The RNA shown here (c-di-GMP-I riboswitch aptamer) has 80 nucleotides and comes from a Geobacteraceae bacterium. It was read from a public genome assembly, where an Rfam model found it. NCBI's taxonomy places the organism under Bacteria, Pseudomonadati, Thermodesulfobacteriota, Geobacterales, Geobacteraceae.
Formats: sequence, C1' cells, structure tokens
RNA sequence: CAGCGAUAAAGCCGAACCUGCUGAAAAGUAGGGGCGGAAAGCGGCGGGUCUUAAUACAACAAGAUGGCCGAGCUCCCGAA
Repeated sequence: CAGCGAUAAAGCCGAACCUGCUGAAAAGUAGGGGCGGAAAGCGGCGGGUCUUAAUACAACAAGAUGGCCGAGCUCCCGAA
C1' cells in the first nucleotide's frame, strides 16, 4: 500500500415504538428509546420500493428513501 474483519480497544451512528414540530402524503426533524451497523459516513447517478397535494383518471411529472441493491467519493481501529 492492497485486501480482510475479531466475543479486541477507544469512540461513532441510532431500527421499531412513544411524544412535540413540519409536510397533502411518503417522510423529515428534536427528545426518549435500542434493533442493529466497519462505512448505518457523503451525494438520489442507475435500478428497486414508497407517496399522490396542486389535479378528474393516472404516474411518464413531482416528491421520499443513502438503515434496499449496484456503482462513485471519503474514513476510525488492527487480531488472524
């Protein structure tokens, strides 16, 4: 340096659920909570999934999800 990932050490993140706020919704956010995570760090680029107010049907428009997958960028530790 590359790869790999332990019943290691020190920290980090924070599922479901509950409460407040925002939103039409998916969902986001703050606090509690703790299922899990070595990228559960970053960005919706590709695919997937979810939502349907404006707006009648619908979703191709718009939005959400980075804790669904792939690819991209970056990163802590060091047993075998």